[in-house]
Context: one part of a larger RNA
RNA sequence: CUGGGCGUAAAGCGCGCGUAGGCGGAUUGGAAAGUUGGGGGUGAAAUCCCGGGGCUCAACCCCGGAACUGCCUCCAAAACUUCCAAUCUAGAGAUCGGAAGAGGGUAGUGGAAUUCCAAGUGUAGAGGUGAAAUUCGUAGAUAUUUGGAAGAACACCAGUGGCGAAGGCGGCUACCUGGUCCGAUACUGACGCUGAGGUGCGAAAGCGUGGGGAGCAAACAGGAUUAGAUACCCUGGUAGUCCACGCCGUAAACGAUGGAUGCUAGUUGUCGGGAGUUAGGCUCUCGGUGACGUAGCUAACGCGUUAAGCAUCCCGCCUGGGGAGUACGGCCGCAAGGUUAAAACUC
Repeated sequence: CUGGGCGUAAAGCGCGCGUAGGCGGAUUGGAAAGUUGGGGGUGAAAUCCCGGGGCUCAACCCCGGAACUGCCUCCAAAACUUCCAAUCUAGAGAUCGGAAGAGGGUAGUGGAAUUCCAAGUGUAGAGGUGAAAUUCGUAGAUAUUUGGAAGAACACCAGUGGCGAAGGCGGCUACCUGGUCCGAUACUGACGCUGAGGUGCGAAAGCGUGGGGAGCAAACAGGAUUAGAUACCCUGGUAGUCCACGCCGUAAACGAUGGAUGCUAGUUGUCGGGAGUUAGGCUCUCGGUGACGUAGCUAACGCGUUAAGCAUCCCGCCUGGGGAGUACGGCCGCAAGGUUAAAACUC
């Protein structure tokens, strides 16, 4: 390079936006770069192939032919790709009217619970476990009542419910704001898809500065358990968990399934619209989200209009196990480390 692949065997970037590039709807006319046909020139010799000949044969050598699949040029064709011009509306967008939603940001606010503080009642236990002990309590605990403070999370509703590109998002209210869906349309007229680099977002943990700190809780301490117990259980408990700003850039970041478009049996549930007819309800339809299942696919499991089916376009990635996602170097980072990424050797 050809060929083959990427749900689970090695393999889909965590997810967007987007540059270059690649690819790209319908009709007409033109051009003729690609493309196709024909002519001309060239394509040294040798080699290879075919026919014949010479060394006794062969190797080898000689003669002729073919070939040299290429390049240049001329003429011609115009289906396809391309370019130019014009037009179109099925893609894409736009306008108007509706709809649902834990989509995002900021500010405010609510109740339950927990802990702590103060006071009242009250007395000897409480707590915890498999059983205990550490622990708390006669300096009055636990329990209970009233008042106060603080921080964090939002029971029920709640649902293979909803929203978001992913990470993710859940009390309530206001303001700011993104996307989606449905119906209608007399607008634009291919404006599209993908996307190397690039750039932005990105759970948790972690880091920096300043706050905050109720509960929980790495580390740590003690009590148990045990042969031991640097654990599992218990009593405590600091970072952290929370807020603001700035870093980090990783996850089984999973549907282990990249994105877009078209085509391809049905059945059943649910969410959001629309239409018809209506007491409810039913029927049809568009968009999402589940279950089953035909054809087909698959090594099987299974997938199956939300494809892993049938096709087209673009990107990413894989190439035996270990060594190793390591070393070295580069880039990034305050650090932790991340990213890019081998080889020797070995089986």
Predicted 3D model of a 347-nucleotide part of an RNA (small-subunit ribosomal RNA, central domain) from an uncultured prokaryote. The prediction has a mean pLDDT of 89.